[in-house]
About this RNA:
Predicted 3D model of a 102-nucleotide RNA (SAM riboswitch aptamer (S box leader)). Rfam family: SAM riboswitch aptamer (S box leader). Rfam links the family to the GO term regulation of gene expression. Its mean pLDDT, the model's own confidence on a scale to 100, is 79.
RNA sequence: UUGUUAUCACGAAAGCCGGAGGGAAUAGACCCGAUGAAAGCUUAGCAACCCUUUGCCAAAAGAAGGUGCUACAUUCUAUCUCACUAUGAGAAAAGAUAACCC
Numbered sequence: 001u002u003g004u005u006a007u008c009a010c011g012a013a014a015g016c017c018g019g020a021g022g023g024a025a026u027a028g029a030c031c032c033g034a035u036g037a038a039a040g041c042u043u044a045g046c047a048a049c050c051c052u053u054u055g056c057c058a059a060a061a062g063a064a065g066g067u068g069c070u071a072c073a074u075u076c077u078a079u080c081u082c083a084c085u086a087u088g089a090g091a092a093a094a095g096a097u098a099a100c101c102c
Base pairs, nucleotide, nucleotide: 003100004099005098006097007096008095013043014042015041016040021032022031023030026078027077028076029075044070045069046068049066050065051062052061053060054059074094079091080090081089082088083087
């Protein structure tokens, strides 16, 4: 970097550093931010994809290790469908994470 499959429910923060942005990207809306954003580091935690143990092979338990994550929410609108024209529901696309593949 390409593709396949699964999930996008719940959950879980302090410190140091830094100094103006951030919530993936484009546009708009909304929200967070000098009572200190992003990035980075340390420690702690969450979860359970890989993993470990047991197994009646349905599954159950666990957290040593590899990832991931720790405001709110895949935040909403953009494309399609349905109901119906205040809007609501579902899906797609795109994206994120994991495992495998190239």